[in-house]
RNA sequence: GUUUGAUCAUGGCUCAGAUUGAACGCUGGCGGAAUGCUUUACACAUGCAAGUCGAACGGCAGCACGGACUUCGGUCUGGUGGCGAGUGGCGAACGGGUGAGUAAUAUAUCGGAACGUGCCCAGUCGUGGGGGAUAACGUAGUGAAAAUUACGCUAAUACCGCAUACGAUCUAUGGAUGAAAGCGGGGGAUCGCAAGACCUCGCGCGAUUGGAGCGGCCGAUAUCAGAUUAGGUAGUUGGUGGGGUAAAGGCUCACCAAGCCAACGAUCUGUAGCUGGUCUGAGAGGACGACCAGCCACACUGGAACUGAGACACGGACCAGACUCCUACGGGAGGCAGCAGUGAGGAAUAUUGGUCAAUGGACGAAAGUCUGAACCAGCCAUGCCGCGUGCAGGAAGACGGUCCUCUGGAUUGUAAACUGCUUUUGUUAGGGAAGAAACCCUCGGAUGCGUUCGAGGCUGACGGUACCUAAAGAAUAAGGAUCGGCUAACUCCGUGCCAGCAGCCGCGGUAAUACGGAGGAUCCAAGCGUUAUCCGGAUUUAUUGGGUUUAAAGGGUGCGUAGGCGGCGUUGUAAGUCAGUGGUGAAAGUUUGCAGCUUAACUGUAAAAUUGCCAUUGAUACUGCAGUGCUUGAGUACAGAUGAGGUGGGCGGAAUGUGUCAUGUAGCGGUGAAAUGCAUAGAUAUGACACAGAACACCGAUUGCGAAGGCAGCUCACUAAACUGUAACUGACGCUGAGGCACGAAAGCGUGGGGAUCAAACAGGAUUAGAUACCCUGGUAGUCCACGCCCUAAACGAUGAUUACUCGAUGUUAGCGAUAUACAGUUAGCGUCAAAGCGAAAGCGUUAAGUAAUCCACCUGGGGAGUACGCCGGCAACGGUGAAACUCAAAGGAAUUGACGGGGGCCCGCACAAGCGGAGGAGCAUGUGGUUUAAUUCGAUGAUACGCGAGGAACCUUACCCGGGCUUGAAAGUUAGUGAAUGAUACAGAAAUGCAUCAGUCCGCAAGGACACGAAACUAGGUGCUGCAUGGCUGUCGUCAGCUCGUGCCGUGAGGUGUUGGGUUAAGUCCCGCAACGAGCGCAACCCCUAUGUUUAGUUGCCAGCACGUAAUGGUGGGGACUCUAGACAGACUGCCUACGCAAGUAGAGAGGAAGGAGGGGACGACGUCAAGUCAUCAUGGCCCUUACGUCCGGGGCUACACACGUAAUACAAUGGUCGGUACAGAGGGCAGCAAGCUAGCAAUAGCAAGCAAAUCUCAAAAAGUCGAUCACAGUUCGGAUUGGGGUCUGCAACUCGACCCCAUGAAGUUGGAUUCGCUAGUAAUCGCAUAUCAGCAAUGAUGCGGUGAAUACGUUCCCGGGCCUUGUACACACCGCCCGUCAAGCCAUGAAAGCUGGGGGAACCUGAAGUCUGUCACCGCAAGGAGCGGCCUAGGGUAAAACCGGUAAUUGGGGCUAAGUCAUAACAAGGUAGCCGUA
Repeated sequence: GUUUGAUCAUGGCUCAGAUUGAACGCUGGCGGAAUGCUUUACACAUGCAAGUCGAACGGCAGCACGGACUUCGGUCUGGUGGCGAGUGGCGAACGGGUGAGUAAUAUAUCGGAACGUGCCCAGUCGUGGGGGAUAACGUAGUGAAAAUUACGCUAAUACCGCAUACGAUCUAUGGAUGAAAGCGGGGGAUCGCAAGACCUCGCGCGAUUGGAGCGGCCGAUAUCAGAUUAGGUAGUUGGUGGGGUAAAGGCUCACCAAGCCAACGAUCUGUAGCUGGUCUGAGAGGACGACCAGCCACACUGGAACUGAGACACGGACCAGACUCCUACGGGAGGCAGCAGUGAGGAAUAUUGGUCAAUGGACGAAAGUCUGAACCAGCCAUGCCGCGUGCAGGAAGACGGUCCUCUGGAUUGUAAACUGCUUUUGUUAGGGAAGAAACCCUCGGAUGCGUUCGAGGCUGACGGUACCUAAAGAAUAAGGAUCGGCUAACUCCGUGCCAGCAGCCGCGGUAAUACGGAGGAUCCAAGCGUUAUCCGGAUUUAUUGGGUUUAAAGGGUGCGUAGGCGGCGUUGUAAGUCAGUGGUGAAAGUUUGCAGCUUAACUGUAAAAUUGCCAUUGAUACUGCAGUGCUUGAGUACAGAUGAGGUGGGCGGAAUGUGUCAUGUAGCGGUGAAAUGCAUAGAUAUGACACAGAACACCGAUUGCGAAGGCAGCUCACUAAACUGUAACUGACGCUGAGGCACGAAAGCGUGGGGAUCAAACAGGAUUAGAUACCCUGGUAGUCCACGCCCUAAACGAUGAUUACUCGAUGUUAGCGAUAUACAGUUAGCGUCAAAGCGAAAGCGUUAAGUAAUCCACCUGGGGAGUACGCCGGCAACGGUGAAACUCAAAGGAAUUGACGGGGGCCCGCACAAGCGGAGGAGCAUGUGGUUUAAUUCGAUGAUACGCGAGGAACCUUACCCGGGCUUGAAAGUUAGUGAAUGAUACAGAAAUGCAUCAGUCCGCAAGGACACGAAACUAGGUGCUGCAUGGCUGUCGUCAGCUCGUGCCGUGAGGUGUUGGGUUAAGUCCCGCAACGAGCGCAACCCCUAUGUUUAGUUGCCAGCACGUAAUGGUGGGGACUCUAGACAGACUGCCUACGCAAGUAGAGAGGAAGGAGGGGACGACGUCAAGUCAUCAUGGCCCUUACGUCCGGGGCUACACACGUAAUACAAUGGUCGGUACAGAGGGCAGCAAGCUAGCAAUAGCAAGCAAAUCUCAAAAAGUCGAUCACAGUUCGGAUUGGGGUCUGCAACUCGACCCCAUGAAGUUGGAUUCGCUAGUAAUCGCAUAUCAGCAAUGAUGCGGUGAAUACGUUCCCGGGCCUUGUACACACCGCCCGUCAAGCCAUGAAAGCUGGGGGAACCUGAAGUCUGUCACCGCAAGGAGCGGCCUAGGGUAAAACCGGUAAUUGGGGCUAAGUCAUAACAAGGUAGCCGUA
């Protein structure tokens, strides 16, 4: 960061840090000091890695010197320097490598006693005298080779006796046993031919004592995982006695005993070298054990020994096995886990280098030799550290790039250019180390000798390297990753759920800061990223430092073993504990100080630390241990009282069923409604009697008892328990409790009974799309009893047991106190509410989920899964224990706001109901879908599209189609030029258009202006796309009463309160109450029309009164009274009365009033919802077209037509049609107009023509109505579609495709299925009139106007919509939600499985190499001894069986995952049968 709309908490996943023996990608200047096969303990070509000593020996192959001989070629000579091979000594057991094995024969720490020890140190003693061999060598032989045989000669510091024995060993009384080797230097005397003896010095040798260092052995403690490994062990455990070893020991053998190890984890299995330390971490811890250091183990695999001081031996030997090589096929050879190197494996790890100069080692007296130990160099950015790639100035803020709101600005950016400066590094040239001091040699000094001191000389792989100096010159040197959040850093273009990205969340479906590119930015930097690993964050295994009511988690309950823990005194002890001291805790490392490399890394030095172990001394509070007391914990005794506690027996009534008898007759029963079923063979019902089994109404309760499960009629017997009181007795006897044992509802199982009711399975009837269900009728197991199993439940208070402490209120059960449930008190229970406190919250709260203590059990993301395998239990069903692969980024808890519910409450609305009239059937009109078409332009699509955009499609409109044209364009603007504009005519053409002629010559004083033409340029144009990029406008919920804010308060928080509640209203309208107090947008009011009146005004309106006049008319004079017109006012506010009410308010045929409780109507539409509608009114971002997707013209189409739907109009008729007479409106329109009147026509209309830009004239006739006449119920005198003919009018033009008139024609239709729409009063219904658009009109549409003028509303159960409160929720895209399972498809991992195959281990049997030990008369040897043969043990091999662990497998089982498959709808709301748990 991530679960949610949001919140808190739980919980997992993921990231930021550090690390590395790393690898990969891109890139790469230098140096220092480090590291470098983690994989195949795989196989190895080649070279080297252990030799040395002639001062131990015999000697002399080769070399050199000397000598002798010489034919000058050479030969001989161990005489000398030396020395191959050999004998002998020492070394080879060190050093170097690797980590296979090993979970203890190992390692670490600390101890111990029964041991060994070459070289070294110190002490004591000795080193006398003999002997026999053997290699080399020579001769002969075998073999390809490796090698080897026989005979002969010879030496030693090789080998063997003898002598001696201070020590030593064995006996412990004498005594007995056992050694040796010489070599070198020097030398005066003596001896000797010489060598030498002899003396001396040195080095050796033997015996022995001690030491140092090293090694062997033993013990304690510590050291990985698994119990789905619980028992293991016969030399096993111990003893005695032999043997064996350097040494203790069952190490080995004989005998005896039966032990020993193990829940504090034996045995088995898997994994692993251990440690100092390394990485990480605040620490505690966790992980690791490369390099360096200590220990161990191993050396092709396995075994066994020899030699030796030391090995069971990396570069030794023997045997067996596998592999490789040589071979003459007979036989031989080999072992890089030494240094280089090769192959193979692998993501991956270096040179077949130099030197012994230094350090160290072996040998040697030494010189010295050897040393792939070591020191150096080479390779690699593998990590660590350091340095550089320049520094300063420089604004016209250049060019270029990128971006933008684009005459310009921003950014790259002081960056560059340019000027000045510096020279690290690199290049060139010159100089040039330290590491070296010894040994040794020479000289000198000291000294009796040994020896020692001083001076000088010799010695460098690295390396002409480090370092120093000089020169020229910015000159030789920058990349990688990232830029949505976490996480520092943003824009443009491309792409369009594609390509791709991604650590988690997640980006991408045409405006991507998330992909790719670019510009810019950020972070690191010779590196940067990625991948992998470990620690951290993760308190996410919690000792420090977590939890368990509901998130994962308390065992179903008790008893009790081991274990853990444990009351009050006192004495002792000193195991734990604490303190001091001593030893040890290797070095390196870590930390700190100082120092050395120019610094750092690195290194040196000193200190600290090493938290540990051991020993010792002391302390004694606490714990332990051992005594000894106590009574309060616990128990006992006595007394009392309680209860559905348990077990067994007896008894009882009601109900039910059945049977018998009786009465009685047609139904009963059952349901939402029915049917199956029962019943005339007499049911149901009623009465009587009888029988059967099971359960116990009322009492009964928020009650009681029990450990839990559980327990209920009455009574008897047996039995258990808590409680109260007394304080007599015991004296800590206690608490908890892994394993263990016992109990454990229901269902189920076994055997035997019983069987009334109810009732799985089953049958039938219903319901249903289906109905293997819910409902009904039946009905078997079972339900009941006895005995035996099973052992699980949502076995729940989802809350383990025990103890102590911590305000209270109230109810109740059983006791006590008390005469008394008057009462306050007390003990033990059972409940409710609440303080503090706790808790994520809900809530808990002396019956804790508070504060503490002890013990047990359990948890660690969801799914897979309580599954698989294994084991244990069970008759079975099953139970207990209990994983992994794989998969997801969540799953889950509590609470909040909404939404929803076939939840609840309250309320409203033409919502239903009550009514009136329609639609749905007919023909026609119009719109839509569909179809058709060259085109039938486009949009609108549930309510909220469909007589809608369109309030006028013949052309135009017009956007569509066909054809013909134009390209700065059809229109507008700017600039210069020309011309007045304009009109007319002819020709071609369908027209657009083209071409030609004629007429005309503008206004203005001027500047200039109007109009037109054509050329050029800048602009154009698009009804093309995106309404899901937008503005504006609009529809709808809805004229519904709601939607919010500030401050305060409450809550951890989301949020709540206010706005809820009680009333009231049309209304969140108002009142009252209240942790709320106020406010805003809505409601209402303010605005308009209308209903009444007053007043003002009086023309074109009006005409009462007064005149004039007409056939008649306000026609005229006049008038303002009236109507009317249109301005201003008034009026209505529950104001008054009565009743109710606190109030708000409600009720009343109330009064008054024209109007009464909003008088009627309109305009007015809160926060928001539907990505609602519109890019085709308009505007507009982006994209697209530019001789066309622009534009002009002609024609066609939008008017098509099998069909389906919507909306209207007309009808089906008598409340009517037709004909005739006659009356009454309002509101509008009118000059390219309305037109009176007259004439013609049947009429549409035409001709003539007054008046009127209109309260004046006109359209204009209102119609229904009313008064008459006629029609008599019919497809009609209803209805008018359709069609034929003839006309009128508009218009350039009525063919596609106009309206109207006349004559003729006269279709369907007789009141309309399911269903559905409107309307509550001047409303519905019905009647006409007018207007906009408009040349005309497809208008039956739309918008207005008036005329006539109803019916009904009991009421809110139901349908629909809405509001408020509340409740449930697994919904939040919000029920058109969510979501379960089978089947079908693909992919993945996994269980079972006939079988196939592999591995490790054990036991048995057979065989058995080498070898130690052992036996052995015959052979060898004088002997010691050996050969040969035999025995024990054993590697290996073989046989047969079993167990265990893997791999694979036809087939098979479930599981997981996967945008749009099938079937149903189980769960979430009362989810439509409440859900869930256990069982069948």
A computed fold for a 1480-nucleotide RNA from an uncultured bacterium, annotated as small-subunit ribosomal RNA. The coordinates come from a structure-prediction model, not an experiment, and the mean pLDDT is 84. Its Rfam family is "Bacterial small subunit ribosomal RNA".